Molecule: Bacterial RNase P class A
Organism: Gemmatimonadota bacterium
This record gives sequence, structure tokens and C1' cells, in this order.
RNA sequence: GUUUCCAGCCAGACGAUCGCGGGAGCGAUCCCGAGGAAAGUCCGGGCUCCAUAGGGCAGAUCGCCAGGUAACGCCUGGGGGCGCGGCGCGAGAGCGCAACGCCACGGACAGUGCCACAGAGAACAACCGCCGAUGGCUCGCGCAAGCGAGAUCAGGCAAGGGUGAAAAGGUGGGGCAAGAGCCCACCGCGAUGCUGGCGACAGUGUCGGCUCGGCAAACCCCGGUCGGAGCAAGGCCAAAUAAGCAGCGAGAGCCGGCCCGGCUCGAUCAAGACGCUGCGGGUAGGCUGCUAGAGGGUGUGGGUGACCACACUCCCAGACGAAUGAUCGUCAGCGCGCAAGCGCGACAGAACCCGGCUUACGGCUGGGAACCCGC
Repeated sequence: GUUUCCAGCCAGACGAUCGCGGGAGCGAUCCCGAGGAAAGUCCGGGCUCCAUAGGGCAGAUCGCCAGGUAACGCCUGGGGGCGCGGCGCGAGAGCGCAACGCCACGGACAGUGCCACAGAGAACAACCGCCGAUGGCUCGCGCAAGCGAGAUCAGGCAAGGGUGAAAAGGUGGGGCAAGAGCCCACCGCGAUGCUGGCGACAGUGUCGGCUCGGCAAACCCCGGUCGGAGCAAGGCCAAAUAAGCAGCGAGAGCCGGCCCGGCUCGAUCAAGACGCUGCGGGUAGGCUGCUAGAGGGUGUGGGUGACCACACUCCCAGACGAAUGAUCGUCAGCGCGCAAGCGCGACAGAACCCGGCUUACGGCUGGGAACCCGC
């Protein structure tokens, strides 16, 4: 210098002017006003309404262990495995170590199914190959039993080759006709006992020659969890209007200034219709839910940690055709320039509220690794 990994932090600061949303105040005026992701809406909860005796089926989802949490598919710690490069031990198979990254990490002796291409064969292995022990064949020798040779018909084998992502435990030795856990040692695997650990699991002893590949993010099996819809939830007020319910409804004209009074006409069982009033209902609209909360900060204590407890302190948007902006100045950062100075600042905008995950993205600080160049 380049590349890469891990951890943490910031997301310009202050002031002035003009505006916008919200709140307090009679008023002057004062106070507050986006993010680490406000995003995707992928998980989990609070809250609200509906449903709900209990249990089961179906369905969805999760799956090493322990813990954290309101809860989680999240987080923390641990166990196991894998990858990459490095180091060490060993004859080898293989084993161990620390760093970083990754793991959807229950079950493949319940059943069903799949394993492209290549290959003989992808799970009742035998293409090339090896063998000629055993039975048979041919030839030779021999009186015969038999011996020797040859081919490999039956047959034996799975070491080596080849295919493949994967081929029926591995390395070394013995053994054999050739071979093979056939036998032995070690490694791996499995079963089991003991020891340690809450546990996952680890260590170690004994036994088994090792019944035999992989895939469950294929169906499936086992175990756990799960009722549905969502702030356009829900509640309140309420112009208009329909259904429905209840109540009320006989007076008009003439004489007369008006009341009383008089005259004329009409109505006067019930029901219906009609009209009016009220209730009801709920549209437009308004209010609420609505922002003080699993809340922020500091300190102390507990815990390896996630996190928890206590004390003190702070109030930090609440809009709805949806505010959170613009300009200028000073300073800070970076880049260019000898300088004066000029330029640049990513991703992105709350919508009931939280906890996560994922995705997008600029910069700073610290630490680690590999390679190259120079001294």
C1' cells in the first nucleotide's frame, strides 16, 4: 500500500431571521417537534373487539443444552459439527491446538419415497480385474491310488483399476489359491459400565468385528407451542334519512278594536291514513383511543453474559388533503488549491405503541489476518 475480518461510536454543532404542527397562558410570550434504520411488514407481545367448559381430529409453526425475557423463529453463555488458512504430533489412518466464519443441530433398525449425469452396481454390487483351493474337462506320467501341466465350464474373491457428490469402515501387519474383520494392533463407529457436569456432552474401562451409504429445508414419526381479526380495532357525541315505538292533533267562517258571548258549517265508537312532537336509529361531521411508556439518563448492587433489582432524576412529536422547512453567519470534519478561497456530507421521513430480525447506507476509532513494496 491492497484486500479482508471483528468490536465500538457518530449521523455535524451553535446562533440569527422568516415559516409550519402541537401544548401552556387572559395576554405578552414561553415550551416541544423524526431515525438508526422512522423502511420491509418477516417474527413476537401489549391494547381492543369477537369467539371460547374440557378433550380430540385437521392445520400452522418450532426442534442440541442451560439461561434471559411480557413473548419470540430473538438474545446470552455453553456443547457438538463443518469450512478456510496456519501450527504441532504420528510410519500411516488419523489426532490435537488457538483465531475467524457458518450450522433448520430431534428421529434414516416405524413405514413410504428419492439419489440427476456417469457407472456393472446408488443398496439383495461385480464391468475390467485377481484366483484355480473344490467339482468337472483336456494332455502327460503312473499298474493303481495319485501327481504334474493347461484352459476357466461351474465356482471362489473384493485387493487393485474405472464411474461418481457419494461405492458396502480406515492404516499397518499376519494369513490365503486369491482375497476378505478371516485374525491381530491402532484409528474410527456402535453397545455398555464407571467418573465429571444441572444438562447438551466429555473422559475412561470393557465388549461387538462392525446387519450394510446419503437425503426428513421429501412425505412421515416423536415432542413443544399456537382461537380469530386488527387503531379503517374499539368507545362517545351527532346535522340528514328509512324502519320501528310512544304521545298529541277540530276547528273554520261571520258579528266585533279585543275578550266573553251569539250565529252558520264541519268533525266527534274503534281502527287506518295524514300531520306534528318526542324516542329510536345512525350517514356527513366532530371528539376519543393518542402517546408517561415492558420509557430515557445517571449511580449503586447482583450476574461470565443476555439481563435484573434499587435509588435519584428527566418528560422526549402526536399530525390526519398528515407539521418537522428555508436562508444567512461562525466553528468543526473531509477533498482540491502555494495562498486567498472553493466544493462536499450517504441511506432515508413517524402514523396505536413496544421487543427483535432482515435489508439500505456515509464516516470515525481501536484491534486481528493474508499478500506485495521499501528501509